[in-house]
Molecule: transfer RNA
Organism: Penaeus chinensis
């Protein structure tokens, strides 16, 4: 330095333009238990920034930024 691929809750992952962003596990309360654990409910919690395309963008398309890999 080219060039590919990637970026979604704390953690992992789904999400072929439109409908409360989906799961699964952690956190948190409560129920339940003689206590924790299981298990049941319930609640909080995310699209990496900036720009473009469209009526509408997590999605498509440029750039930045991070990651990974390949060549030099």
């Nucleotide at each position: 330095g080219u060039c590919u691929u990637u970026g979604u809750g704390g953690u992992g992952u789904a999400g072929u333009g439109g409908u409360u962003a989906g799961c699964a596990u952690g956190a948190u309360c409560g129920c339940u238990u003689g206590a924790u654990g299981c298990g049941c409910g319930a609640c909080a919690g995310a699209u990496u920034u900036g720009g473009g395309u469209u009526c509408g963008a997590u999605u498509c398309c440029c750039a930045a930024c991070g990651g990974a890999g390949a060549c030099a």